[in-house]
RNA sequence: GGAGUGGAUCGGAGGAUCGCUGCGGCUUCGGCCGGAGAGGAAAGUCCGAACUCUUGCGGGCAGCAGGCUGGAUAACGUCCAGGCGCGGUGACGCGACGGAAAGUGCAACAGAAAGAUACCGCCUCGCCCGGCUUCGGCCGGUCGCGGUAAGGGUGAAAUGGUGCGGUAAGAGCGCACCGCGUUGCGGGUGAUCGCAACGGCACGGCAAACCCCCUGUAGAGCAAGACCAAAUAGGGAAGCGAGGAGACGCCCGCCUCCGCUCGAGCUUCCGGGUAGGUCGCUUGAUCCCCGCGGCAACGCGGCGGACAGAGGAAUGAUCCUCCCUCCAUCGGAGGACGGAAUUCGGCUUAGAGAUCCACUCCACGU
RNA sequence: GCGGGCGUAGCUGAGCUGGUAGAGUACAAGCUUCCCAAGCUUGGUGUCGCGGGUUCGAUUCCCGUCGCCCGCUCCA
Numbered sequence: 001g002g003a004g005u006g007g008a009u010c011g012g013a014g015g016a017u018c019g020c021u022g023c024g025g026c027u028u029c030g031g032c033c034g035g036a037g038a039g040g041a042a043a044g045u046c047c048g049a050a051c052u053c054u055u056g057c058g059g060g061c062a063g064c065a066g067g068c069u070g071g072a073u074a075a076c077g078u079c080c081a082g083g084c085g086c087g088g089u090g091a092c093g094c095g096a097c098g099g100a101a102a103g104u105g106c107a108a109c110a111g112a113a114a115g116a117u118a119c120c121g122c123c124u125c126g127c128c129c130g131g132c133u134u135c136g137g138c139c140g141g142u143c144g145c146g147g148u149a150a151g152g153g154u155g156a157a158a159u160g161g162u163g164c165g166g167u168a169a170g171a172g173c174g175c176a177c178c179g180c181g182u183u184g185c186g187g188g189u190g191a192u193c194g195c196a197a198c199g200g201c202a203c204g205g206c207a208a209a210c211c212c213c214c215u216g217u218a219g220a221g222c223a224a225g226a227c228c229a230a231a232u233a234g235g236g237a238a239g240c241g242a243g244g245a246g247a248c249g250c251c252c253g254c255c256u257c258c259g260c261u262c263g264a265g266c267u268u269c270c271g272g273g274u275a276g277g278u279c280g281c282u283u284g285a286u287c288c289c290c291g292c293g294g295c296a297a298c299g300c301g302g303c304g305g306a307c308a309g310a311g312g313a314a315u316g317a318u319c320c321u322c323c324c325u326c327c328a329u330c331g332g333a334g335g336a337c338g339g340a341a342u343u344c345g346g347c348u349u350a351g352a353g354a355u356c357c358a359c360u361c362c363a364c365g366u
Numbered sequence: 367g368c369g370g371g372c373g374u375a376g377c378u379g380a381g382c383u384g385g386u387a388g389a390g391u392a393c394a395a396g397c398u399u400c401c402c403a404a405g406c407u408u409g410g411u412g413u414c415g416c417g418g419g420u421u422c423g424a425u426u427c428c429c430g431u432c433g434c435c436c437g438c439u440c441c442a
Stems, first nucleotide, its partner, number of pairs: 001362010012322007020037002023034004039337001043348002046346005051221004063217005068082005083097001084095004098212002103210002105206002119152002121148003125144002128141005160178006179201001180199008225279004235270006244262003248259001286306003289302005323335005367438007376391003385422001393409005415431005
C1' cells in the first nucleotide's frame, strides 16, 4: 500500500418564527409564562416474561414446543464460554448437534440387486462339440451345478479404504496403517480428548417420515381488567288505582254497598348493562458513569444524572448558517430505513453513509 | 393494537403420508356453415408469491420475508 475479518458508536449540527399534545404555575377564566415531546430498529408479532381475568391447586393422557456440555438470567427457542463437525491460506464464520445394533415406513427413473442381491465378467467341476497331439493331455466353444462383490455397467447412494500376502478365481481369508466398535487407564465439573488392549467389521441412508427417549407446557389477552355512572327502553318491589274486568257471600232476575283477585296508568325505591368519565398508564427485572468479582455473558455496591404517555391518536412547517454526497462549477438537488399505542428481555427483518478500535493474509521497503 | 387464515396457467379452483403439476374457462389453429354463434378435434401457456435450508430429489417438510383477506365492547 492492497484485500479482508470481528466489534463499538453515530446516523446531519446550531438558531429564529409560527403551530400541535401532555405537565407545572398564575389568572380578571379570555388567556399568559415555564419546561418536556419517537427509534436502533418504535417494524414483523417470531419466542420469553411481568400484569389482569377465568376455580386454575396436584396427578395422568393427548397435542404443541425444545434437544452437544457448562454457566448467565425473572424467564427464554436468547446470551457467554467450551466440545465436536463443516467452510476459509488466515483473522474468523456457520451448524434443527439426542436415538437408524425398539418397531413401522420411504427411496421415482435406471439397475441383476436399494436389504440381503449374480446382468456382464472371473474361476473350479461335469456332459457334449471342434481343433491340435509327442496319445500323457492342451486349447477353444455351447449347456449345467457351484464359487466369487476383485473388475465393468446403473444410480444421489451398492455391503469399510489403501497396500502387501494369499487363492482355482476371489474375499478381513491373513497382516500393516487408517476408519469403526467394545473394554480399560489417564486429563477434564462435563460435552469430550489422549493412550493401550481386544474384536475382523457383525451395524448403509432418511427421524425439517411416523416414531422412541429426555425436558417444558392450562387458556385468553390492556379491545385484559377494575371503579363511577346518565337519557331512553326493559326487569323487580311497595303504594295509589278509574265511569274497567272476574268470582264468591242459600236459589233466580235487577239495582246499590262492602270485602277479595286481576288491572291500563301514576308515584317512590332497587339492581344489571350502554353512552360518557376515571384508573390500569408509564420510574422500571430501566439506562449513563465509577469501583469490585468473573475469561465472558453477567452480578454486587455507590455518588450524581436521564427518562413521551396521547386516546383514532401530538412529536410538524418555513427561513438562515455550517457539515456531507451528487450534478459539475458564481448555482441546483439530496441526507438512508423508518413513526411510540400496557410494559420489559431477546430474535428476525429493513437500512445511504460516517468514524473509531482490535486482528488476519498478500506485496514492497527498512 | 391483539388474534386467525390464504397465495398454483389471463381468471376460477384441484393436487401436499415428497418422485418433476392436472382440470374448467379464456386464447390460437383446423373441421363444420353461404357467414357468424354453438359443437367437434388439436395445441401452447406455470420463477407453484419471494429467499434460504433438510433431502438424491420440495408445490408438498422446516425457517425467514412480502402481499391479501377475516374476526375482536361486556355477559351467556
Molecule: RNase P RNA; transfer RNA
Organism: Thermoanaerobaculia bacterium